[in-house]
RNA sequence: GGCGGCGUAGCUUAGCUGGUUAUAGCGGCCGGUUCAUACCCGGCAGGUCGUUGGUUCGAAUCUGACCGCCGCUA
Repeated sequence: GGCGGCGUAGCUUAGCUGGUUAUAGCGGCCGGUUCAUACCCGGCAGGUCGUUGGUUCGAAUCUGACCGCCGCUA
């Protein structure tokens, strides 16, 4: 250089054929329970879905370019 895959919350991750509110677990915070801590139970916060254009009534989802990571290859 060429080809392929991936990028969603602090971490790991779901998201079907584009559709109305973007999931869950761990972690964080608050409360319950306990003499107390842990376990356990309930609740809450946390996301401009890598960046930027395009298509569309509508994009995490399709698509161009770019950025980053991984693999294969001359």